[in-house]
RNA sequence: GGAGUUGAGCGGAUGGUCGCUUGGGGGCAACCCUGAGAGGAAAGUCGGGACUUCAUAGGGCGGGUUGGCCGCUAACGGCGGCGCCGGGUGACCGGCGGAAAGUGCCACAGAAAAGAAGACGGCCUGCUCCUGAAAAGGGGCGGGAAUCGGUGAAACGGUGAGGUAAAAGCUCACCAGCACGGGGGUGACUCCGUGGCUUGGUAAACCCCAGCUGAAGCAAGACCGAAUAGGAAGGCUCCCUGCGGCAACGCAGGCGGCGCGGCUCGCGCCGGGCCUUCGGGUAGCGUCGCUUGAGCCAGUCGGCAACGGCUGGCCCAGAUGAAUGGCCAUCGAAACAGAAUCCCGCUUACUGCUCGACUCUUCCC
Numbered sequence: 001g002g003a004g005u006u007g008a009g010c011g012g013a014u015g016g017u018c019g020c021u022u023g024g025g026g027g028c029a030a031c032c033c034u035g036a037g038a039g040g041a042a043a044g045u046c047g048g049g050a051c052u053u054c055a056u057a058g059g060g061c062g063g064g065u066u067g068g069c070c071g072c073u074a075a076c077g078g079c080g081g082c083g084c085c086g087g088g089u090g091a092c093c094g095g096c097g098g099a100a101a102g103u104g105c106c107a108c109a110g111a112a113a114a115g116a117a118g119a120c121g122g123c124c125u126g127c128u129c130c131u132g133a134a135a136a137g138g139g140g141c142g143g144g145a146a147u148c149g150g151u152g153a154a155a156c157g158g159u160g161a162g163g164u165a166a167a168a169g170c171u172c173a174c175c176a177g178c179a180c181g182g183g184g185g186u187g188a189c190u191c192c193g194u195g196g197c198u199u200g201g202u203a204a205a206c207c208c209c210a211g212c213u214g215a216a217g218c219a220a221g222a223c224c225g226a227a228u229a230g231g232a233a234g235g236c237u238c239c240c241u242g243c244g245g246c247a248a249c250g251c252a253g254g255c256g257g258c259g260c261g262g263c264u265c266g267c268g269c270c271g272g273g274c275c276u277u278c279g280g281g282u283a284g285c286g287u288c289g290c291u292u293g294a295g296c297c298a299g300u301c302g303g304c305a306a307c308g309g310c311u312g313g314c315c316c317a318g319a320u321g322a323a324u325g326g327c328c329a330u331c332g333a334a335a336c337a338g339a340a341u342c343c344c345g346c347u348u349a350c351u352g353c354u355c356g357a358c359u360c361u362u363c364c365c
Base pairs, nucleotide, nucleotide: 001361002360003359004358005357006356007355008354009353010352012331013330014329015328016327017326018325020037021036022035023034024033025032026031039336043347044346046345047344048343049342050341051217052216053215054214058265059264060263061262063213064212065211066210067209068082069081070080071079072078083096084095085094086093087092097208098207102206103205104202105201106200120149121148123144124143125142126141127140128139129138130137131136157175158174159173160172161171162170176198178195179194180193181192182191183190184189221288222287223286224284231278232277233276234275235274236273237272239254240253241252242251243250244249255271256270257269258268259267260266295314296313297312298311299310300309301308302307
């Protein structure tokens, strides 16, 4: 100098002037003084919660969701570290429970597609027939063999040697897998030894295993308060059983109703019901919720890190058809794009500027 990998920041600033919204203070009011005023994604609504109500709040089934291990966190499908597999020269990047618990599926091709399948061609061999001088070749009927070849994404361990009639873990060496034993590690896993010889794929197919999980949502919900008649009259009946009681009624059990996303167990509350006639109402553009938070910044300690502890400092929008805009000056530099209960993540949009670490390569000293 070139080519890459990965992390972070800003995303307008300062001053003046006019205007807008809001907190605090003053004022009868008009208004005055002062502080503050859209984002890294505010987007999507994909996840997790805080908070509110059901509601006094449990269990099971079912439904949903996650998936290597260990940590962080309020929690998560997030983040950090580690393990194994794969890609890359490398920095780095991607993936991750179980296939012998069971049921499915693997088209076409191929002889055959799985718990033990498969003889199509080539291979070996017994009997027999034909040709031939012989060697040998061809046909038929059997037997052996998964070796060689073809088909396919994939053909029941791989490579090499021995061995065989031809072959095969049949035997041996090395490797992979599996089983047993031992060491290391919290663990995923890994190392060593011994050994028989060996069990396709697919679970973002059903399923199995382990963990988590109530529902709805700020248009949740709470309060104030307006209006009306917390309506009137009549009739029938006064859930069932037992006990007590003159009666009214009380107690216990049963039965029924309501509530808890679906079902069920359990729990809580309630005890009446039916018919006829007359007759009335259902608002505020209210207040709270509403912004002090699992908050931010700095220092320090612990931890590989995510993160946590301690100390100190700061207060940083609360609208309700919805506020931040106009002008001037200086510097820069554009884009994507506007809060609506709040926070933590993920995903998507944009690409202007700046900073750092690391890898490979070329040249010079």
The RNA shown here (Bacterial RNase P class A) has 365 nucleotides.
Rfam family: Bacterial RNase P class A. It is annotated as a ribozyme.
The sequence was found by an Rfam model in a public genome assembly.